[in-house]
Context: one part of a larger RNA
This record gives sequence, C1' cells and structure tokens, in this order.
RNA sequence: CGUAUAGUGGAUGCCUUGGCAUUAGAAGGCGAUGAAGGACGCGACUACCUGCGAUAAGCGAUGGGGAGCUGGAUGUGAGCUGUGAUCCGUCGAUUUCCGAAUGGGGCAACCCAGCAUGUAAUCCAUGCUAUCCUCUGGCGUGGGCCAGAGUGAGGAGACACCUAGGGAAGUGAAACAUCUCAGUACCUAGAGGAAAAGAAAGAUAAUAUAUCGAUUCCGUGAGUAGCGGCGAGCGAAAGCGGAGGAGCCUAAACUAUCCUUUGGGAUAGGGUUCGGACCACGAUGUGGGAUUAGUUAUAUGGUAGGAGAAGCACUUGGGAAGGUGCGCGACACAAGGUGAUAGCCCUGUAUCCGAAUCUGUAUAACACUCUAGUGGUAUCCAAAGUACGGCGAGGCACGUGGAAUCUUGUCGGAAUGUGUGCAGACCACUGCAUAAGGCUAAAUACUAACUAAUGACCGAUAGCGAACCAGUACUGUGAAGGAAAGGUGAAAAGAACCCCGGGAGGGGAGUGAAAAGAAUCUGAAACUAUAUGCUU
Repeated sequence: CGUAUAGUGGAUGCCUUGGCAUUAGAAGGCGAUGAAGGACGCGACUACCUGCGAUAAGCGAUGGGGAGCUGGAUGUGAGCUGUGAUCCGUCGAUUUCCGAAUGGGGCAACCCAGCAUGUAAUCCAUGCUAUCCUCUGGCGUGGGCCAGAGUGAGGAGACACCUAGGGAAGUGAAACAUCUCAGUACCUAGAGGAAAAGAAAGAUAAUAUAUCGAUUCCGUGAGUAGCGGCGAGCGAAAGCGGAGGAGCCUAAACUAUCCUUUGGGAUAGGGUUCGGACCACGAUGUGGGAUUAGUUAUAUGGUAGGAGAAGCACUUGGGAAGGUGCGCGACACAAGGUGAUAGCCCUGUAUCCGAAUCUGUAUAACACUCUAGUGGUAUCCAAAGUACGGCGAGGCACGUGGAAUCUUGUCGGAAUGUGUGCAGACCACUGCAUAAGGCUAAAUACUAACUAAUGACCGAUAGCGAACCAGUACUGUGAAGGAAAGGUGAAAAGAACCCCGGGAGGGGAGUGAAAAGAAUCUGAAACUAUAUGCUU
C1' cells in the first nucleotide's frame, strides 16, 4: 500500500407531527365588573406539560352526541355511565396572590393598617378607604380645604397600519462644507378598525374668449415642467381614464324668558351663501337620514352537528389495497388512514339537511330625527390682535431666486359686501371664491389572532431560533445573547425461563416477516482492530 472480516461513525436514501409564502372570508378586540402577563396552588398515588382556582384536570343550566370514560401517560387502586357518562357548542357560577394595582408600605406574588356594619363582646366575616379630571354642595377667602356624585381616566398590545411633537448618522457627491441619505431610522404622545383629509376666501386658461366643481386611492400626464456647488441628485401640477361617491352643523343679526356686579350673561327659537335677518305673498305636508347602544318581523350567515353511493372470490406474501377473474357506484376518481399500491374497508369528499343559546349582516315597518318657495333691498348681520406688511425661519418638486401660495417667532396692524382674498413678483382689466368655528361614510393602508384553501416552497446542518417540554438549557451584574436534540416494529408481541458474571454485558431459549433489541429504519467515508499478500 492492497484485500478480507469486524468495529467506530452517522453521511445518504426514504419519511413528516413542524415551518415558509400566499389567496379568500370573517374580524380588528382587552382593562377599575381588575386586563395583558405571571407567582403559588388544585390529582388516590403526581416531578413536568396541559387544564383549572380554596366550588381549584373542575361546578350549574341548556343544546348536540350515543358507548364507553376518569388529559399528555403507561401502571396499581377506586369509581362513573342508556335515570345518557366522557366528549363538543352556548350561557352562567367560582376565579387565591402579584400585576395599571388603586388603604399605607415594599426587595412583584410579601408586610402593616383605619373606618362602617353584623355580634353582648375580643376574635371573626363583609364592605369601603389611591391619584387625576368633570360637576355639585359646604367652609374659608390668600393660595385653598372638606364632602358627595360619575357606565370618567389610568394599563396592555399586532416589533403591523395612522396622526402629531421632536429628529440623526454611515452613505452619495468617487475628497468636502450647501446639497444628498431623509423628514428616513429612532424617541415621545395619541387614536381607530382603519387613521388622516374633506364640502372651496378651490383648480385654472388655448384642447376651453372659458371651463370644472369636497376629500381619498390607482393609472396616465412624466422622469415631462421645473429645482439643483445647474454637481450628485431631487422632481411636480392641471388635465384625462378609472375606484368610490354625500353632504351638513354652528357664531352673528332678530325674538322670547330668566339672571345680573347694569358691562353683560344663560337657555330656547331663528339662521348658515342659491346669503340671512327684515318686509310682502304663499305652503301645513313633501322629501330624506350618516341617527339605531331602540323594538318587531323577514331573509341569510357564524357559534356544536346529521345524512351521505358502490366488491367479492382465487393467488403470491408475515400481511393485499398488488396480480388474475367476474362486477358495481360516481353531482362523490379531493385527501388521509388501514400489516405493500383501495372510487366501492374506515374517516371523509360531491350533494342535501340542522340550533334550545349567543351573535353578525341585509331589508321592511314603527320609533327617533332633519327638511322648503317666490319677490323686494332702505336698515342690520356675516368668525380681529385676524387678514395684511417688515424682519427671521419652516413647508410647498421650487436650495432667496423675479418667488407667488401655506405656517408663524417678533414688531406693526386693516376693511365690513360699492367689502375682502386669490388667479406664481407687481400693475391694469377680466374672472374665481367668500378666510380668521366645527362634523362627515365609501373607495385607501395593515394583519397578531380565527376559518377554509393553495404552492414548478423546505424536508431535520434545510424550513421559524424552536418538528423534540425552546426563547428552554446555558452565558452575562445587566441590557442582552442563545443552542443541541426527529425515525424499533404492522402490532410491544419490548425478550418468560436457563447458564457465565458483583454488575455491565454476553450465550442459549422465545417473539417477530426480519432482531429491526430499545445506544433501536437505511447505515457511506475518515478512523480502529484482526488476518493475509506485496514493497522498502
């Protein structure tokens, strides 16, 4: 070095309880009536998981279901069950202690109280006692204090989506400072099932001497017009085509009542841009609704379920679903299981049916609620430290630029409908719209959890970190980091009994189709041992 036989080792093959991605539906919740998350307990025997809470692997009611059951999880023991158990759904009861944690404290799951009621009474039992906000009352008047009331708040989360307040840097510019990255990451606050926006002081002009008509989203316009150490780069809008469509309420003028510190205030009516009040004429019912946490009815879903077609024999084999022969069903030949590959064995599938309870949606009725015209124009009203201007900033695709428009830190500061703002400096003309109050579904964004399904996705060094008792073991003061680990067999039939041995282990015997023998499917290579050949 080779060969053979053993061993070691756990690759490979096959498998899949678990993952990954996506689609559709439904949903978007929880919490002082104590959540999320935990600690400690609860079993005949009980370490862990699961379930539950001193009524503790459970209690009650009700519906389903129909023969076994006392969870994973065997066992022994003791029981339950056709007077219907176990199990599944719905509604209830119980629900220790911690935790927003809320009587005070505290090193979470512990310590220590006060008041009231019950009792003759100590004990004991029950209830209350945090803070903030709002309202009411009382006291004091200097802030305030006390009492009562409230469907009040608080915390958590789905590392998602949304709005607001703050807000980087690595990077790019081949360096770097304006710029970019980017209003991104991140922090904070808040809300909802969506949020935000939103009913014009709008858009806008050769496609149009005008026109359109709230907001949002998609496509296009368009990488265009523009912005830009005119570098790197940034980057619209109108219009057009679609999705979806919905509009409303106050303030004021005026009127009435009440209060008043006589300044005014409160409530109700009125009214809201097609302006209104006011005056004249007319109408008494028409049309709606976003209200709805209302009631009833109908329809249709969800929350347990039910029915559900059709095959036998021989043969090989341990085993038939394979092979052979002769049949049958199919609105069902999706799928899974069964000792190998089953339309006809089982569970199912197509199809049809079903709810005492709780609940969603739609429609209708009732209830509730909103709602008006024509003309006139003398007088009154139409949101003020506002509009607007100067300075300084920010936002607009727009970096100060010719810079409009929007926001405002500061200083000034109007008009009143014959008014005011805008149409990208500004002016004229011509148009558009009525600021300085508010609300508003749908189309849009997301997916923790639920249901159903899919995959030219993975198959145990892959796929989630986690197929297995995994955010575990372990590491770290801590924030945090973070594994490895799947497969006997159809069925434990898991090897009685005998022998060697202290045992481990082994030899027989037995089981099984096969030892596949629990260090268990297959069992590669490195590596080891023994035997042997060749070479130096």